[in-house]
C1' cells in the first nucleotide's frame, strides 16, 4: 500500500432511486398505584459522515476524502 464491510435519532439498527426517512431501547408527559417500579396512551428528537457528480427524483447509483472494523502484503 491493498481488499472488504460499515458510518441513518442519545443507544441498536431498518430502509436497495419517487411516498411523511421508520422501529425498539432511552428521555418527557398523561392514565394506573398511597408512593416508586411495571404496564397502557401520546409527544419530541435526523445537514442519513464531509464534498462533487448522475437523474425530473439519491439515505439508496459513481467519484473523491475522512472516522471505525475485519482480512492480506
Nucleotide at each position: 500500500g491493498c481488499c472488504u464491510c460499515g458510518g441513518u435519532a442519545g443507544c441498536u439498527c431498518a430502509g436497495c432511486g419517487g411516498c411523511u426517512a421508520g422501529a425498539g431501547c432511552a428521555g418527557c408527559a398523561g392514565a394506573u398505584u398511597u408512593g416508586u417500579a411495571a404496564u397502557c396512551u401520546g409527544c419530541a428528537g435526523g445537514u442519513c459522515g464531509g464534498g462533487g457528480g448522475u437523474u425530473c427524483a439519491a439515505a439508496u447509483c459513481c467519484c473523491u476524502c475522512u472516522c471505525g472494523g475485519g482480512g492480506c502484503u
The RNA shown here (transfer RNA) has 73 nucleotides and comes from an archaeon.
Its Rfam family is "tRNA". It is annotated as a transfer RNA.
The RNAcentral record of the sequence draws on ENA.
Its mean pLDDT, the model's own confidence on a scale to 100, is 82.